Transfer RNA from a Candidatus Wolfebacteria bacterium, 71 nucleotides, folded computationally. Rfam family: tRNA. The family's RNA type in Rfam is transfer RNA. Model confidence (mean pLDDT): 80 of 100. The source organism's lineage runs through Bacteria, Bacteria candidate phyla and Candidatus Wolfeibacteriota. The sequence is in RNAcentral, with records from ENA.
């Protein structure tokens, strides 16, 4: 410069256009002599921007970060 790809809590990872879950973490009670470990409650997300639609993480376009292939 060209053409793919992926982007969801702190992390990994699901969501066939119809309440955005689950796992580890984290934080509070329980439990223990204390640690773990275990049981209950709780935190905390859809990279920006616009469009299409009753309705968008999901689909169209732009941008922006990383990866990959080609010049």
């Nucleotide at each position: 410069c060209g053409g793919g790809g992926u982007g969801u809590g702190g992390u990994g990872u699901a969501a066939u256009g119809g309440c955005a879950g689950c796992a580890c973490g984290c934080g509070u009670g329980c439990u223990u002599u204390g640690g773990g470990a275990g049981c209950a409650c709780g935190u905390a997300g859809u990279u920006u921007g616009g469009g299409u639609u009753c309705a968008a993480a999901u689909c169209c376009c732009a941008a922006c970060a990383c990866c990959c292939c080609g010049a």